A computed fold for a 72-nucleotide RNA from an Actinomycetota bacterium, annotated as transfer RNA.
The organism belongs to Actinomycetota, within Bacteria.
The prediction has a mean pLDDT of 81.
[in-house]
């Protein structure tokens, strides 16, 4: 140099053919306790970037950073 694969809240992971994003752990607040722990409740908080395609994009496509791996 070229090929693949991957990128989703603070971690870790899901979303059959595109129809607008849950789940588990942490975090906030209450409740509960003499205080904490556990328990219930409640609530913030994301799709690496940048264009294209469509009525609609986490999903398709192309560019671009990032990692992985493989080939020279």
């Nucleotide at each position: 140099g070229g090929g693949c694969c991957c990128g989703u809240g603070g971690u870790g992971u899901a979303a059959g053919c595109g129809g607008a994003a849950g789940c588990a752990c942490g975090c906030u607040u209450c409740u509960c306790u003499g205080u904490g722990a556990c328990a219930g409740a409640u609530g913030a908080g994301g799709u690496g970037c940048g264009a294209g395609u469509u009525c609609g994009a986490g999903u398709c496509u192309c560019g671009u950073c990032g990692g992985g791996u493989c080939c020279a």